The RNA shown here (glmS glucosamine-6-phosphate activated ribozyme aptamer) has 154 nucleotides and comes from a Bacillota bacterium.
RNA sequence: UAUAUUAUUAAAGCGCCAGAACAUGUCUGAAGCAUGUUGACGAGGAGGAGGUUUAUCGAGUUUUUCGGCGGGUGCCUCCCGGUCUGCCACGACCGUUAAAAAUUCUUUAAAACUGGGGAGUGAUCCCCAGGACAAAGGGAAUUGGGUGGAUAAU
Numbered sequence: 001u002a003u004a005u006u007a008u009u010a011a012a013g014c015g016c017c018a019g020a021a022c023a024u025g026u027c028u029g030a031a032g033c034a035u036g037u038u039g040a041c042g043a044g045g046a047g048g049a050g051g052u053u054u055a056u057c058g059a060g061u062u063u064u065u066c067g068g069c070g071g072g073u074g075c076c077u078c079c080c081g082g083u084c085u086g087c088c089a090c091g092a093c094c095g096u097u098a099a100a101a102a103u104u105c106u107u108u109a110a111a112a113c114u115g116g117g118g119a120g121u122g123a124u125c126c127c128c129a130g131g132a133c134a135a136a137g138g139g140a141a142u143u144g145g146g147u148g149g150a151u152a153a154u
Base pairs, nucleotide, nucleotide: 014070015069016068017067019066020038021037022036023035024034025033026032041058042057043056047079048078049077050076051075052074080095081094082093083092084091087149088148089147090146101143102142103141104140105139106138107137113130114129115128116127117126118125119124
């Protein structure tokens, strides 16, 4: 230094790369080959189990943020739980901040860009400073609620 095994840590625009593009070397050159580089900018999102895959929102000098594989807080079913005036059953909508919906207020965007620095032959990568621009979702307030039964009684 490499390989194998074991243990620990690290994540969800997360991880990986055989397509593709680019760089270096080889070469007169090309092709081919080898080695590298690129391959998602943040916001938001977790009751449990199983299943499933094109799983929310915008930004972008929208050209590879292309294409592929895996995973995944999404979705579906069931269970448990909450609300619908205390109890029971069903139903609807949700997930512990636990109706949908409506209105108002609020909730530090980042990359990009500019300037500077560092590593590398290079493609590229990393760091610092500056001042910007979102949407959804979340939070607070207001409005906004089933059917039947039991029961002295909603």
The model forms 88% of the base pairs in the Rfam consensus.
It was read from a public genome assembly, where an Rfam model found it.
Rfam family: glmS glucosamine-6-phosphate activated ribozyme aptamer. Rfam describes the family as follows. This entry contains a glucosamine-6-phosphate activated ribozyme that is found in the mRNA for GlmS. GlmS is an enzyme that uses fructose-6-phosphate and glutamine to generate glucosamine-6-phosphate. Gene Ontology terms of the family: regulation of gene expression and catalytic activity.
Taxonomically the source falls in Bacillota (Bacteria, Bacillati).
The coordinates come from a structure-prediction model, not an experiment, and the mean pLDDT is 78.